[in-house]
């Protein structure tokens, strides 16, 4: 200097409009049982603190952490 930090993990998230998927874990269906498959529910201070705005994961500033040069 550049890129990144969002669910336990891996990551989406458009032009600012109130956050999602897959996997894992929980419950159920099926099965002699397990696995596989299918269904359901749950799970989030969006790294932190300020600012702008009617409204911020998203824009601006500062800091912290990780990666690359």
């Nucleotide at each position: 200097a550049c890129c990144g930090g969002u669910a336990g993990c891996u990551c989406a998230g458009c032009u600012g409009g109130u956050a999602g998927a897959g996997c894992a874990g929980g419950g159920g269906a099926c099965u002699c049982u397990u696995a596989a498959u299918c269904c359901c529910a749950a799970g989030g201070u969006c790294c932190a603190g300020g600012g702008u705005u009617c409204g911020a994961a998203c824009c601006c500033c500062u800091g912290c952490c990780g990666g690359u040069c």